[in-house]
């Protein structure tokens, strides 16, 4: 787009068409083939009339030129239905000189004279029936004889013309016929009438002729398997004969051995063909309903018969199956005609009506028959029309649906006003289809004695509608009876909302649903077509995805491993010639219908007519001769041969010859050799290994040796000699297109295997034995057999690769190797230059890139062979080859939606370069061991809230849980509420007291009124308090709904972009490269040029100097004082504000006269001068829903609040941070000295007193450069200890205390007496750190009523070490392969288990179809015989010709058995696949 559809939903109307696609499955009933009395015999009934009657009936006319039956003609072979069967002359086209053709038209001729019979019908008989028999009788256009014709055949010619063609001529031979019916008397019988007779039709015989129709033969055309390659004995041909309407092996007898087939025979499968029909631009692919041609079949096989035709759809015979009647003896029957039943099926209609048209069959006609047909009837089955209303109408009613709650869409949509009437209903009118024919009257011609009859012609008149009282007109009323249906994620028009929660489903791909689904199911609204919409199947297109038009084959799925050559395809210059191909006119034929115009008829349109055109095709002629093809010749460049020459691991055969491994003998010699990363097994005191002589054997040839030769390829490598291949170069002669290619076929054909027989040195698959390893059937060692060689015969594969078929002709160059040559004067090298062979790049083309490029993967030709998604599978089944192992050839079921190529960007990688980080290395102190702290698992628990889990959790959220916090239990409360907003009522607010309770929190009372406005009544603002409802409220859920902050790769050097260029594009380029940097800093190169946001600078703080400003700071100079304590100063130091200063600024080397690096001056400071703060794009669905905010869920007498207690603090353990330590660089004692940065009024607190002390007491000072904490320690000086579990160690435990708090039981920190444990430097393993760092000493603070070993900070003393970058871990850059993109924590392979599927083999079993050789043998036709029996003709009357029955034979259907081939289906088991 389409459809003979069917299904699901829906359904007004009317025209045209259309309707068993399956069960060629089986049918009840009914009808579909008759007709003619003008061939023929005989010939009813009801009923009507009207007579007789004994009233029972009888008879006579009519009915009746009848019905029904039977002779006979004719017709039945057309019309109708199907598509089972046929792969074939069955079809379609085109031809044909072998052929028939009833009925019809035409033309000639006849139509003459006999004879026997039979049916019906009558008697009788059998039988249930169905049917028969048997005796009489008769007709005829039935039957049969005789004349008489042509036609035919034979035999002689003749003439044209060639398969048996036509037309003549004479001979012989053969052999016809039927009458009806109507009129009528001219002619003859004769009285009218009538025949024997005319005449007029219809018929009948012959025959020439047309036309139809039919048979037959042919050329082309006409599905698929090669996993069907060989078929065929009546096969192929002849001759004779037979048979047919004709030709022929179409049958028969001989006779020869042929036929047919890779251009596809013979087998199988599937199929009626064709016009046409659907699709398509076309070519082409499917199709073969309806209509038109044919052509088979008519329950199934087979067979004739009858006719012009059949082997006959409503004919016969006979077999078989089935179905039906029977009296059981028999008998009937064939819807694939029309309508109907069943049954199969998704699924296909009325047991209608009518001969009125059209058309058929008899008939002389009337007429009769026709389920062909013409029409109703059912079905949205297609197609075509046509309706379901039209204009107004905005309060944008109501209501649904959304919603940002403002509104907004259904929507001018409806209501409501105002028209109109199609279709449907009602009522009235109301066609065309009809013209024939007959008749009847009238004419006009023909015949004919004829104005008769009959025939023809015209004109009137008359008769005939099934559909149907339809179409089609007209009135009449009323908007009134008339909208579904799929779809809305993309492809594809058309979107929200609720449910739902990988459930239910959806779905054509692709893919949707795991709690915010435009994909599911509703609902609103929307698009889409429309009396329809959708869905399913099925066809062509898209599909250039089978490619003739118009594909490809290095990598994607495809070049056979290589050669040699048969068929076939294809072919060089040149004349001539023919003319098959090819062109061109010309005619014939390509039915009609359908397409296509035109034009016309139904109101249009579908339909339908008429006319056209086309039917791309095939014959048959004329013509051309460019090409191709045949012929006949001639040439010479393709192609080959001859003649020189050099190169070759080309290829067979004999020989040779050295070095090496091994092993044997002998000799020297002694402990080991061997072997690995290390090792052991092994060898060896029996004397190896190592050497030195000899001597056997076998396999292979070091150097030379080269992307060097040579062969077709596989493949070829010492040396010599014998055979013999090919290429190549030079010159010239010669054949004269001998050429290319090559289905099939035949050969070669690596290694490995296979079979016999040698051989066997080294190597070695199996195998053993030692290592490795978690295992190690491997990688490595010791050994060791097949085998590896030879010779012979197999085997046919290899990533048999250039992953590139052969040949030829072409299209820029540069180069180099190796062969043969030519140039300048010789040799040699060089150099220019030719021909051939091999390679490297590279231009134009090419190509998906990748490459490829004269050695094509350009541009052409011509022939070969392969390809069609992945998997199953190079498997299976069959073939063929092989001893096998196996090769060759070669599917399907099922599966999945990809498989796959080159490229691209990342990641990755036990890849590679560069580089860089306390990464390692070189150091220094640590953890890991112990005690304690603190945090985490994990365990308990009524709880032991919650969170944070590699690095990036784990002294984290927590700068601080005794109550509280608190989120966690228990247990007792409370509900509008502990808080917010909104109403109403009361009362200001507040304070306070008393019982109950563990307390919330109940009840009971006291005290006390204020602001602000007022019309004095009230109001109004905060606050309490009581009620009701909207809400409040959740540290309940989701960090995978987020927002915001945060960690981390990582302060790593890196991530982009604009414009342009490259690329089909993904994308690259810039960013890469060469230096260099800490840095994508910078310099240089560069298709690229610049830009962004990182980087660095800009900021803050130390360091060095200045100005400025000197209080609460400072003191150099001058006075004073215990004391910068004071006066005085602001130089100093400090303090805090601005500034200066450091840029590789300068010198030297080095470098690319570069950035830059090294060195050095100078400087307080030097190449970032040392610290902060500063975190690019992004990554991990990374951390918080318990900071905070949020969507969503949930809860709402409870997951809310409120309160007491009680847990987070538990402890068999197991980790992670720490602290304190084990001491002599210490440890106590005792004296002395030097910071910073901080914090202090709900504060920090001095002095002074008391206490051993924690502390208490006490208050001066101080809201701070001013007082206060506040002693700094480590350090230095002295002393004491003397290496012990100690005067180290400091845990634990008693005991008494101090402070803070309503309260130190669970559970706080501190003091002092006393107690004194582990612990003597810490295993594998592991953190930190590069300079004011590490380590090692105290200091402050925040939280905080207390509680710090932790956090953040301060500031003292103050090291070692880096040779360097292999190695570990992390990061950068660049480059590689990737089959990875969730991105290696990736992908992914087999087994083995479970379940399901569909195939293979199988012991056998059952179906169908078929060979083949056999048995059987119906009907029938032929052909013999016919003893039996026969009307026609002949007879001498005996009989004879001739027929028939019967019996035989040949063929032969169904049948039965035999052995085959092939074919579907089951199968216990079993094999491999596929998915999960």
């Nucleotide at each position: 787009a389409g459809u003979g559809a069917a299904c699901g939903c829906u359904g007004g109307c009317g025209g045209c068409g259309u309707g068993c696609c399956u069960a060629a499955c089986a049918c009840a009933u009914g009808c579909a083939a008759g007709u003619c009395g003008a061939g023929c015999g005989a010939g009813a009934a009801a009923c009507u009339a009207c007579u007789c009657u004994u009233c029972g009936g009888a008879g006579u006319a009519g009915g009746a030129u009848u019905a029904a039956a039977g002779c006979g003609g004719c017709g039945c072979a057309c019309g109708g239905g199907u598509g089972a069967g046929u792969a074939a002359c069955a079809c379609g086209u085109g031809a044909u000189a072998a052929u028939c053709u009833a009925c019809c038209c035409u033309g000639a001729u006849g139509u003459c004279u006999g004879g026997g019979a039979u049916a019906a019908c009558c008697a009788g008989c059998c039988g249930a029936a169905a049917g028969g028999c048997u005796g009489a009788c008769u007709a005829a256009u039935a039957c049969c004889g005789g004349c008489u014709a042509u036609a035919u055949g034979c035999u002689a010619c003749c003439c044209u013309g060639u398969u048996g063609g036509g037309g003549g001529u004479a001979g012989c031979a053969g052999g016809a016929a039927a009458g009806g019916u109507g009129g009528c008397c001219u002619c003859u019988u004769c009285u009218u009438u009538a025949a024997a007779g005319c005449u007029a039709u219809c018929g009948c015989a012959u025959u020439g002729g047309g036309a139809u129709g039919a048979g037959u033969u042919u050329g082309c055309g006409u599905a698929c398997c090669a996993u069907u390659a060989g078929c065929u004995a009546g096969u192929u041909g002849g001759u004779g004969g037979g048979g047919u309407a004709a030709u022929g092996g179409c049958c028969u007898a001989c006779c020869a051995a042929g036929g047919c087939a890779u251009c596809g025979a013979u087998g199988g499968u599937u199929a009626g063909c064709g016009g046409g029909u659907c699709u398509g631009a076309g070519a082409g692919g499917a199709u073969g309903a309806u209509c038109c041609g044919u052509c088979a079949c008519a329950c199934u096989g087979g067979c004739a018969c009858u006719g012009g035709a059949a082997c006959a759809c409503g004919g016969g015979c006979c077999a078989g199956a089935c179905u039906c009647c029977u009296a059981c003896g028999g008998g009937a029957g064939g819807c694939a005609g029309c309508a109907g039943u069943g049954a199969g099926g998704a699924a296909u209609a009325u047991u209608g009506c009518g001969c009125a048209a059209u058309g058929g069959g008899g008939g002389c006609a009337a007429c009769c028959c026709u389920g062909a047909c013409g029409c109703a009837g059912c079905g949205a089955c297609g197609c075509c029309g046509c309706g379901u209303g039209a204009g107004u109408g905005a309060g944008g009613a109501a209501g649904g649906c959304c919603u940002u709650c403002g509104g907004g869409u259904c929507g001018u949509a409806a209501a409501g006003c105002u028209c109109u009437g199609u279709c449907a209903g009602u009522a009235g009118g109301g066609a065309a289809g009809a013209a024939a024919u007959g008749c009847a009257u009238a004419u006009u011609g023909g015949u004919u004695a004829a104005u008769a009859c009959c025939c023809c012609u015209u004109a009137u008149g008359u008769u005939u509608g099934a559909c149907g009282g339809u179409a089609c007109c007209u009135a009449c009323a009323a908007a009134g009876g008339a909208a579904g249906c799929a779809c809305c994620g993309g492809c594809u028009a058309a979107c929200u909302c609720c449910g739902u929660g990988c459930c239910a489903g959806c779905a054509g791909c692709c893919g949707c649903g795991g709690u915010a689904a435009u994909a599911c199911g509703g609902a609103g609204g929307g698009u889409g077509c429309a009396a329809g919409c959708g869905u399913u199947a099925c066809u062509c297109g898209g599909a250039u995805u089978u490619a003739u038009u118009g594909g490809g084959c290095g990598u994607a799925a495809a070049g056979c491993g290589c050669g040699c050559g048969u068929a076939g395809g294809c072919g060089g210059a040149u004349u001539g010639g023919c003319a098959a191909g090819u062109c061109c006119g010309g005619u014939g034929u390509g039915a009609a219908a359908g397409c296509c115009c035109u034009c016309g008829g139904c109101u249009c349109a579908a339909c339908c007519g008429a006319g056209g055109a086309a039917c791309u095709g095939c014959g048959c002629u004329g013509g051309a001769a460019a090409c191709u093809g045949c012929u006949a010749g001639c040439c010479u460049u393709g192609a080959g041969u001859a003649c020189g020459g050099g190169a070759u691991a080309g290829g067979g055969a004999g020989g040779u010859g050295g070095a090496a491994u091994u092993c044997c003998c002998a000799g020297u010699g002694u402990a080991g050799a061997g072997g690995u990363g290390a090792a052991a097994u092994u060898c060896g005191u029996a004397g190896a290994u190592a050497u030195u002589g000899g001597g056997a054997g076998g396999a292979a040839c070091a150097c030379c040796g080269g992307c060097g030769g040579c062969g077709a390829a596989a493949g070829c490598g010492a040396c010599c000699u014998c055979c013999u291949g090919g290429a190549c170069c030079g010159a010239u002669a010669c054949u004269g297109a001998c050429g290319c290619u090559g289905a099939g076929g035949c050969g070669c054909g690596a290694a490995a295997g296979c079979g016999u027989g040698g051989g066997g040195a080294g190597c070695a698959a199996a195998c053993a034995g030692g290592a490795u390893u978690a295992g190690a059937u491997a990688c490595c060692c010791u050994g060791g057999u097949a085998g590896u060689c030879c010779a012979c015969g197999c085997c046919g594969u290899a990533a048999a690769c250039g992953a590139u078929g052969g040949a030829u002709g072409c299209u820029a160059g540069u180069u180099a190797u190796c062969g043969c040559g030519g140039g300048u004067a010789u040799g040699a090298c060089c150099c220019c230059u030719g021909c051939g062979c091999u390679g490297c790049c590279g231009u134009c083309g090419c190509u998906a890139a990748c490459g490829c490029a004269u050695u094509a993967a350009g541009c052409a030709u011509c022939c070969c062979g392969c390809c069609u998604g992945g998997g199953g599978a190079g498997u299976a089944c069959g073939g063929c080859c092989g001893c096998a192992a196996g090769g060759c050839u070669a599917a399907a079921a099922c599966u999945c939606a990809a498989a796959g190529g080159a490229a691209u960007u990342g990641a990755c990688g036990g890849g590679g370069g560069c580089c860089c980080g306390c990464a390692c290395a070189a150091g220094c102190g640590g953890u890991g061991g112990a005690g304690c702290a603190u945090g985490u698992g994990g365990u308990u628990u009524a709880a032991u809230u919650c969170g944070a889990u590699g690095c990036a959790a784990c002294g984290c959220g927590a700068a601080g849980a005794a109550c509280c916090u608190u989120a966690c239990c228990u247990g007792c409360u409370u509900u509008u509420g502990a808080c917010a907003u909104a109403c109403c009522g009361a009362g200001a607010a507040u304070c306070u007291u008393a019982u109950a309770g563990a307390g919330a929190u109940a009840u009971a009372g006291g005290a006390g009124u204020g602001c602000c406005c007022u019309u004095c009544g009230g109001g109004g603002a905060a606050c309490u308090u009581g009620g009701a409802u909207a809400c409040a409220g959740g540290u309940g859920c989701u960090g995978c709904a987020u927002g915001g902050c945060u960690g981390u790769c990582g302060u790593c050097a890196g991530c982009u972009c604009g414009u342009g260029u490259c690329g089909u594009g993904a994308g690259a380029u810039g960013u890469u490269g060469g230096g260099u940097u800490a840095a994508g800093u910078c310099c240089c190169g560069c298709a690229a040029c610049g830009a962004g946001c990182g980087c660095a600078a800009c900021c803050c703080u130390c360091g060095c100097c200045c100005u400025u400003a000197g209080u609460u700071g400072c003191c150099a100079u001058c006075a004073u004082u215990a004391a910068g304590u004071u006066g005085g100063g602001c130089a100093c130091u400090c303090u805090a504000a601005g500034g200066g200063g450091a840029c590789u600024g300068c010198c030297g080397g080095u470098g690319u006269g570069a950035a830059g690096c090294c060195g050095g001056a100078g400087g307080a400071a030097g190449g970032u001068g040392g610290g902060g703060a500063u975190g690019a794009c992004g990554u991990c669905a990374a951390g918080u829903c318990c900071u905070c905010a949020u969507g969503g869920c949930c809860u709402g007498c409870a997951u809310g609040u409120c309160c007491g207690g009680g847990g987070c603090u538990a402890c068999a353990c197991a980790c992670g941070u720490g602290c304190u330590a084990c001491a002599a660089u210490g440890a106590c004692u005792g004296g002395u000295a030097c910071a910073g940065a901080g914090g202090g009024u709900c504060g920090c607190a001095a002095a002074g007193c008391c206490g051993c002390g924690a502390g208490g007491u006490g208050g001066a000072g101080c809201c701070a450069a001013u007082c206060c904490c506040a002693a700094a320690a480590a350090g230095c000086c002295a002393g004491u200890c003397u290496c012990a579990g100690u005067u180290c160690g400091g845990a634990u435990u008693g005991g008494a205390g101090u402070c803070u708090g309503c309260a130190a039981c669970u559970c706080g920190a501190c003091u002092c007496c006393a107690u004194g444990a582990a612990g003597g430097u810490g295993g594998a393993a592991u953190c930190g750190c590069u300079a004011g760092u590490a380590a090692u000493c105290g200091c402050g603070u925040a939280u905080c009523a207390g509680c710090a070993u932790g956090a953040c900070g301060c500031g003292g003393u103050g090291a070692a070490u880096a040779c360097g970058u292999u190695c570990c871990c992390g990061g950068g850059c660049c480059u590689u392969g990737u089959a990875c993109a969730c991105a290696c924590c990736g992908c992914c392979c087999g087994u083995c288990a479970c379940a399901c599927c569909a195939c293979g083999g199988g012991a056998g079993u059952c179906u169908g179809u078929u060979g083949u050789a056999c048995c059987g043998g119906a009907a029938a036709a032929c052909g013999g015989u016919g003893g039996g029996c026969c009307a026609a003709c002949c007879u001498u009357c005996g009989g004879g010709a001739g027929g028939c029955a019967g019996g035989c034979g040949c063929c032969u259907a169904a049948g039965g058995a035999g052995u085959g081939a092939u074919u579907a289906g089951c199968g216990a088991c079993u094999g491999g696949g596929g998915u999960g």